[in-house]
RNA sequence: GGAGAUAGAUGCAAUCGCUUGGACUGCGCUCGCAGCCCAAGAGGAAAGUCCGGGCACCACAGAGCAGGGUGGUCGAUAACGUCGACCGGUCGCAAGGCCAGGGAAAGUGCAACAGAAAGUAAACCGCUAGAGAAAUCUAGUAAGGGUGAAACGGUGGAGUAAGAGCCCACCAGAGCGGGUGGCGACACCUGCUGCUAGGUAAACCCCACCCGGUGCAAGGCUAAACAGAGUGUGGGACAGCUCGCUGUCCCGGUGCUUGCUCGGCACUACCCCACUCGGGUAGGCCGCUCGACAAACUGAGCAAUCAGUUUGCUAGAUAAAUGAUUGCAGCAAACAGCAACAGAACCCGGCUUACGCGUCUCCGCGG
Numbered sequence: 001g002g003a004g005a006u007a008g009a010u011g012c013a014a015u016c017g018c019u020u021g022g023a024c025u026g027c028g029c030u031c032g033c034a035g036c037c038c039a040a041g042a043g044g045a046a047a048g049u050c051c052g053g054g055c056a057c058c059a060c061a062g063a064g065c066a067g068g069g070u071g072g073u074c075g076a077u078a079a080c081g082u083c084g085a086c087c088g089g090u091c092g093c094a095a096g097g098c099c100a101g102g103g104a105a106a107g108u109g110c111a112a113c114a115g116a117a118a119g120u121a122a123a124c125c126g127c128u129a130g131a132g133a134a135a136u137c138u139a140g141u142a143a144g145g146g147u148g149a150a151a152c153g154g155u156g157g158a159g160u161a162a163g164a165g166c167c168c169a170c171c172a173g174a175g176c177g178g179g180u181g182g183c184g185a186c187a188c189c190u191g192c193u194g195c196u197a198g199g200u201a202a203a204c205c206c207c208a209c210c211c212g213g214u215g216c217a218a219g220g221c222u223a224a225a226c227a228g229a230g231u232g233u234g235g236g237a238c239a240g241c242u243c244g245c246u247g248u249c250c251c252g253g254u255g256c257u258u259g260c261u262c263g264g265c266a267c268u269a270c271c272c273c274a275c276u277c278g279g280g281u282a283g284g285c286c287g288c289u290c291g292a293c294a295a296a297c298u299g300a301g302c303a304a305u306c307a308g309u310u311u312g313c314u315a316g317a318u319a320a321a322u323g324a325u326u327g328c329a330g331c332a333a334a335c336a337g338c339a340a341c342a343g344a345a346c347c348c349g350g351c352u353u354a355c356g357c358g359u360c361u362c363c364g365c366g367g
Base pairs, nucleotide, nucleotide: 001363002362003361004360005359006358010329011328012327013326014325015324016323018041019040020039021038022037024035025034026033027032043341047352048351050350051349052348053347054346055215056214057213058212067211068210069209070208071207072086073085074084075083076082087101088099089098090097091096102206103205107204108203109200110199124145125144126141127140128139129138130137131136153171154170155169156168157167172196173195174193175192176191177190178189179188180187181186219286220285221284222283228277229276230275231274232273234251235250236249237248238247239246240245241244252268253267254266255265256264257263293312294311295310296309297308298307299306300305330338331337
């Protein structure tokens, strides 16, 4: 200097509390309350909510458009934008790091400043030829200078008025072929063509592939109060008439009136009351934690990962439980103090970000 792993209230004990589960006892007997005992009780990121999946409900014949995403190859996986191995590029002496890594000879766009010119080119200086007395003008020229992040291959020669792949040799690259190796990305060898074609696609765009929406406040069961709908009042006597209704009386019923009785009043149509019903709010219960789970061992594989065996159960709260005190030990000269980032909220796989003091392993360079 590089890569990775591990740990992350300092440890132990006691006491008192909190959440959940279980056993027992008592009260209560649908099922809850109290007591007591036992067991368990936040993280490496629980975070950001950035990807992917499970699960749930809604939508959905199929295909396409739009929109979004991804982008070397092969593999891993439930899936991924993740991971592994490899390929290519690039940085580093190296160990290693980084890459949004398809297409710029489909089309369009963009490029500050400087510069003559930022792309089917372009003449500022210079060089050359011509004109002119000269200043200068016209033409040729991309060798040289200058500008710039970037200026249309490099070196040498031939050639020319001066020059230029204009031509030639070699080198570099590109395109089109051939061969060998590799599953493949690709690598190496080789033939032809003077072909030399600039940058930019997390700019539009083109190509290939992928993607339905909403999230546990999903969703299911139950269910007060208020509101709604329906059902429910009877028996007897008499009278009237349109003959199944109305009125009166008695016995009843209901409510209010003082807890009860009598009495009174009101109602018995409405109201009130009782019961039932549907939807469903508050509330309650489920979803809820046994799972792509963890540990150890064995096997396959370079690895990611997969398979098998054995063992284990490891928060499940709902305004939200994990805290406090004491003692001993440790750190510290000592009192104080015990340190960072940060707290589950349906679950899981990743990524990213934050993090005090540490510990361990492997590797590189230099002395």

A computed fold for a 367-nucleotide RNA from Pirellula sp., annotated as Bacterial RNase P class A. A source record names the gene rnpB. The sequence is in RNAcentral, with records from ENA. It matches the Rfam family "Bacterial RNase P class A". From the family's description: Ribonuclease P (RNase P) is a ubiquitous endoribonuclease, found in archaea, bacteria and eukarya as well as chloroplasts and mitochondria. The family's RNA type in Rfam is ribozyme. The organism belongs to Pirellula, within Bacteria. The coordinates come from a structure-prediction model, not an experiment, and the mean pLDDT is 75.